[in-house]
């Protein structure tokens, strides 16, 4: 400088030489929980929710596919070719939608001197 991501900007207060930490509060942005109507119909082998991360086979491997998903460097949208992902974690027997309304969260992790293609369109 740049990329996954909702994870970004301020505002006060305290301690601090500075840098910075800690507390509290608003705005952008994300995310759950709740009516009427709709929908579904007890129960079980409980159900559910963030996330792109489902599912299927297997010789059970540093496997082989797949839903869906990222990235390609001035932005954005198509197409070709190509490059990765395709985990986790949570709540706790309980939760279709769902105005009003009330709740949470604003993290974490990566690249590195071009090696980063090409076409069209704005």
């Nucleotide at each position: 400088c740049g990329c996954u991501g909702a994870g970004u900007u301020c505002u006060c207060g305290c301690u601090g030489g500075u840098a910075a930490g800690c507390g509290a509060g608003a705005a952008g942005c994300g995310g759950g929980g709740g009516a009427c109507c709709c929908a579904a119909g007890a129960g079980g082998u409980g159900g559910g929710g963030c996330g792109a991360a489902u599912c299927g086979c297997u010789u059970u491997g540093u496997g082989c596919g797949u839903a869906g998903c990222g990235c390609a460097g001035c932005u954005c949208u198509u197409u070709c070719a190509g490059c990765g992902c395709g985990a986790g974690c949570c709540c706790g027997u309980c939760a279709g939608c769902u105005a009003a309304c009330c709740c949470c969260g604003u993290a974490a992790g990566c690249c590195g001197a071009a090696c980063a293609g090409a076409a069209a369109g704005a």
This is a predicted structure of a 122-nucleotide RNA (c-di-AMP riboswitch aptamer (ydaO/yuaA leader)) from a soil metagenome. The model forms 92% of the base pairs in the Rfam consensus. The sequence is in RNAcentral, with records from MGnify. Model confidence (mean pLDDT): 76 of 100.